[in-house]
RNA sequence: UGCAAAUGUCCCUAGGGUUCCGGCGCCUGUUGGUGCGGCUGGUCCGAGAGGGGCAGCCCGGCGGCGGAAUGACAUCGCCGGGUCCACGGCGGGACAAAAGCCCGGGAGGC
Numbered sequence: 001u002g003c004a005a006a007u008g009u010c011c012c013u014a015g016g017g018u019u020c021c022g023g024c025g026c027c028u029g030u031u032g033g034u035g036c037g038g039c040u041g042g043u044c045c046g047a048g049a050g051g052g053g054c055a056g057c058c059c060g061g062c063g064g065c066g067g068a069a070u071g072a073c074a075u076c077g078c079c080g081g082g083u084c085c086a087c088g089g090c091g092g093g094a095c096a097a098a099a100g101c102c103c104g105g106g107a108g109g110c
């Protein structure tokens, strides 16, 4: 510099911790207190490079409308196709805390 668009959100999963629930230990007459996430779990957090839904966007075609006609342009609807590729720290940040969350398709590497 070029490469049509290469995006958003929700549900889920890999994974994550321990605020709440539960569990376990100890204390207590008791409705309770306290410790433990090297407690399977429920609530909860949760992927750029994991799965799925919806929407958006791009390309092509058809039709409507703006206008007497053709064309350009704009807009609405429908149909079809596309939305690729992707190795990745340390460290820091938030929530109670941690993480494949955010910094981050970053630094770096090929």
Base pairs, nucleotide, nucleotide: 007055008054009053010052011051012050015045016044020042021041022039023036024035025034026033027032056083057082058081059080060079061078062077063076064075066073085105087108091103092102093101
Predicted 3D model of a 110-nucleotide RNA (Guanidine-I riboswitch aptamer) from a Xanthobacteraceae bacterium. The model forms 100% of the base pairs in the Rfam consensus. The source organism's lineage runs through Bacteria, Pseudomonadota, Alphaproteobacteria, Hyphomicrobiales and Xanthobacteraceae. Its Rfam family is "Guanidine-I riboswitch aptamer". Rfam describes the family as follows. This family represents a conserved RNA structure found upstream of the ykkC and yxkD genes in Bacillus subtilis and related genes in other bacteria. Model confidence (mean pLDDT): 84 of 100. The sequence was found by an Rfam model in a public genome assembly.